[in-house]
Two RNAs folded together computationally: RNase P RNA and transfer RNA, 440 nucleotides in total. It holds a member of the Rfam family "Bacterial RNase P class A". Gene Ontology terms of the family: dimeric ribonuclease P complex, tRNA processing and ribonuclease P activity.
RNA sequence: GGAGUACGCCGGACGGCCGCGGUCCCGAAAGGGAUUGAGGAAAGUCCGGGCUUCACAGGGCAGGGUGCAGGAUAACGUCCUGUCGGGGCGACCCGAAGGAAAGUGCCACAGAAACAUACCGCCGGGCGCUUCGCGCUCCCGGCAAGGGUGAAAUCGUGAGGUAAGAGCUCACGGAGCCGCACGGAGACGUGCGCUCGGGUAAACCCCACCCGAAGCAAGACGCGCUCGAUUAUGCUUCGCCGCGUGCGAAGCCGGACGGCCCGUCCGUACGAGCCAAGUCGCAUCAGGCGCGCGGUGACGCGCGCCGCAGAGAGAUGGCCGUCACCCUUCGGGGUACAGAAUCCGGCUUACAGGCGUGCUCCGCGC
RNA sequence: CUCGCCAUAGCUCAACGGUAGAGCUCGCGCUUGAUAAGCGCGUGACCGAAGUUCAAUUCUUCGUGGCGAGACCA
Numbered sequence: 001g002g003a004g005u006a007c008g009c010c011g012g013a014c015g016g017c018c019g020c021g022g023u024c025c026c027g028a029a030a031g032g033g034a035u036u037g038a039g040g041a042a043a044g045u046c047c048g049g050g051c052u053u054c055a056c057a058g059g060g061c062a063g064g065g066u067g068c069a070g071g072a073u074a075a076c077g078u079c080c081u082g083u084c085g086g087g088g089c090g091a092c093c094c095g096a097a098g099g100a101a102a103g104u105g106c107c108a109c110a111g112a113a114a115c116a117u118a119c120c121g122c123c124g125g126g127c128g129c130u131u132c133g134c135g136c137u138c139c140c141g142g143c144a145a146g147g148g149u150g151a152a153a154u155c156g157u158g159a160g161g162u163a164a165g166a167g168c169u170c171a172c173g174g175a176g177c178c179g180c181a182c183g184g185a186g187a188c189g190u191g192c193g194c195u196c197g198g199g200u201a202a203a204c205c206c207c208a209c210c211c212g213a214a215g216c217a218a219g220a221c222g223c224g225c226u227c228g229a230u231u232a233u234g235c236u237u238c239g240c241c242g243c244g245u246g247c248g249a250a251g252c253c254g255g256a257c258g259g260c261c262c263g264u265c266c267g268u269a270c271g272a273g274c275c276a277a278g279u280c281g282c283a284u285c286a287g288g289c290g291c292g293c294g295g296u297g298a299c300g301c302g303c304g305c306c307g308c309a310g311a312g313a314g315a316u317g318g319c320c321g322u323c324a325c326c327c328u329u330c331g332g333g334g335u336a337c338a339g340a341a342u343c344c345g346g347c348u349u350a351c352a353g354g355c356g357u358g359c360u361c362c363g364c365g366c
Numbered sequence: 367c368u369c370g371c372c373a374u375a376g377c378u379c380a381a382c383g384g385u386a387g388a389g390c391u392c393g394c395g396c397u398u399g400a401u402a403a404g405c406g407c408g409u410g411a412c413c414g415a416a417g418u419u420c421a422a423u424u425c426u427u428c429g430u431g432g433c434g435a436g437a438c439c440a
Base pairs, nucleotide, nucleotide: 001362002361003360004359005358006357007356008355009354010353012323013322014321015320016319017318018317020037021036022035023034024033025032026031039337043348044347046346047345048344049343050342051215052214053213054212058262059261060260061259063211064210065209066208067207068082069081070080071079072078083097084095085094086093087092098206099205103204104203105200106199107198119147120146121143122142123141124140125139126138128136129135155173156172157171158170159169160168174196175195176194178193179192180191181190182189183188219280220279221278224274225273226272227271228270234252235251236250237249238248239247240246241244253267254266255265256264287306288305289304290303291302292301293300294299324335325334326333327332367436368435369434370433371432372431373430376390377389378388379387384420392408393407394406395405396404413429414428415427416426417425
C1' cells in the first nucleotide's frame, strides 16, 4: 500500500425568521413568556416479559412451542462461553445440532427388488441332447462379486481365500450404537472391545422441558338516552350464643364456570342497544450516563449525576444564509432508510454516505 | 394501534411432497345464408427470496401485497 474480517459509532452542521404539540409561569380575558418535542431501526408484529380483566389461574386431557452442554436474565426461540459438524490459506464465519436398533406412514418414474429381494449373471450337482466344443434345454442347490435401474441397492480400496463368492480373514480407511477404562462440571474427547441395521421426524410420532386465555380499542372510575327482564336476596336439618331479619356445619335446590373434565365459587343482582372530544391507565423505570469492583464473557454489585416526547388514533414542520457531501444536461437539484401511540428486553427486515479500534493474508521498503 | 385470514390461468375455484386441473373467458376450425347455441382443437398460472428433502404449489423461515374484526361511554 492492497485485500479481508470482527466490533463500535455518526447518519448533515451552525445562525436567523415564521409555525405546530406538551408542561410550567404571568394575565380577568385576548394573549404573552420560559422550557421541551422521533429512531437505530419508532418498521415487521416474529418471540419473551411487565401490566389489566376473566374463575387469584390448581390437577389432568387436548392444543401450542423449544430441542448439543453449561451459564446470563424478569423471561425468551435472545445473549455469552464452550462441544460437535461444515466452510475459509487465515483473522473468522455458518449450523431448526434429541431420537430412524419404540411403532406407523411415504420413497413418483425407472428397476428383479425401495426393505426383504434376484432380471441379466457366476458356481457346483443331476437327467437328457450333442455338431463332442470352455456347447444347449430342464431340475435342485450355493452366491451377491460383476452388469443394468435409480437421488438412494446394505461399509470403501487392495490383498488373501473359495467351486463361485461373501468382513469369511488381513492391512489401511469410514461409520454406528453399546460396554469398559481414563480425562472433563457437562456437551464431549482419547484408547480398547463390539457392530456394519437405506433415507425421511421443517411426515405422524417418541423422549425431555416450557406455556391458563385474551389483550392498553386490555381495563378502572364516572355522565346521558332507549328498550327488555324483574321481587327471585334460597329450602330442610343440626349445633352455638349475646335469642336476632344472628353465626357456623351438612344435605337438597338453583346459578356461574376458560376448548373439555376434575375440581372450584356464589345464593347475588341485572341484560341489550345508541351516542367517536369526561378522568385515569399514560411514562419514575428490569430508566439513562459516568466511575470503581467482580467475572474469560453475557452480566452483576456499589457510588455519583440526570429527568429525557406523548396525543383529539392529529404536534415533532417550513423558509433564508454560510459550510460539508452527492448528482448535474452547468441553469440547478438533492441530503440514506424511515416517522412514536401501553411500556420494556430481543430477533428480523430496510438503510446514500462516512468515521474509529482490534485482528488476518498478500506485496513492497527499511 | 391490537389481532385474524388469504395469495394458483384474464375471472371464480380445485389439486396425500412425485407431469398443476375444472367452469366461464379468449383464439382457430366445423356447423349456419348469417348470428347464437352446439362440437372439436388450442393459448394461458402456483406472490417473491432462502432453507429441509432425491424431489416443494404443498413443509419451515423472511419479505411483498390484499381482505376482515375489535372502543371508553354505570